Record summary:
The RNA shown here (transfer RNA) has 72 nucleotides and comes from a Patescibacteria group bacterium. Model confidence (mean pLDDT): 81 of 100. Its Rfam family is "tRNA". Rfam classes the family as a transfer RNA. The sequence was found in a public genome assembly. Taxonomically the source falls in Bacteria candidate phyla (Bacteria).
[in-house]
RNA sequence: UCGGGAGUCGCCAAGUGGUAAGGCACUGGAUUUUGGUUCCAGCAUUCGUAGGUUCGAUCCCUACCUCCCGAG
Numbered sequence: 001u002c003g004g005g006a007g008u009c010g011c012c013a014a015g016u017g018g019u020a021a022g023g024c025a026c027u028g029g030a031u032u033u034u035g036g037u038u039c040c041a042g043c044a045u046u047c048g049u050a051g052g053u054u055c056g057a058u059c060c061c062u063a064c065c066u067c068c069c070g071a072g
Stems, first nucleotide, its partner, number of pairs: 001071007010024003018055001026042005048064005
């Protein structure tokens, strides 16, 4: 320099055009003598950044940023 892949909550991770599941963690409550367990509730208006397409974008397109793999 070129090609490919990835970036979603504190961590892991689903979602492939109609407004973001789940687990762990965390917060509040119930239970318990206390802790733990269990149960209930809460927890991503900007899904790496900026534009574009669209009635509507995590999703499609372009550029850039970071990481990984390969080629030279």